[in-house]
RNA sequence: CGCCGAGUCCUUGAUCAGACAUCAGGGAACGGGGGACCCAAGUUGUUGGGGCGAAUUCCACAAGUGAGUUGUGGAAAGCGCAGGCUCUUUCAGCGCUAGCCCGUCAGCUAACCCCGCAGGCCGACGAAAGAGG
Numbered sequence: 001c002g003c004c005g006a007g008u009c010c011u012u013g014a015u016c017a018g019a020c021a022u023c024a025g026g027g028a029a030c031g032g033g034g035g036a037c038c039c040a041a042g043u044u045g046u047u048g049g050g051g052c053g054a055a056u057u058c059c060a061c062a063a064g065u066g067a068g069u070u071g072u073g074g075a076a077a078g079c080g081c082a083g084g085c086u087c088u089u090u091c092a093g094c095g096c097u098a099g100c101c102c103g104u105c106a107g108c109u110a111a112c113c114c115c116g117c118a119g120g121c122c123g124a125c126g127a128a129a130g131a132g133g
Base pairs, nucleotide, nucleotide: 001123002121003120004119008028009027010026011025012024013023014022015021030116031115032114033113034112039107048105049102050101051100052099056076057075058074059073060072061071062070063069077097078096079095080094081093085132086131087130088129089128090127091126
């Protein structure tokens, strides 16, 4: 320089020699949740139910269990990447398919209300088409 992701920018005060730092506030952009009529659905009752996120479903084998579960391999589906201005599409290549939260409760949903603004990486590996700048 660049990548995943909503996770960036501006501003006030304090600390500081200073700062793109730290703390306490405010705002914009972006992202998410709750929440009517109408519509939809019948729903729940320990087999609870739901949310963020690409991160789901199935098959085979092994271990194990009352049931669950763990590991390996594979398939489908979903997601990401270099190609070096950006975006879209196709083929090929490479990789991921986690984790966390609410707490018995939530369909959609105008007004309205609330919340987030993190964290983590080291990619140098192609061939085409179109649009914009």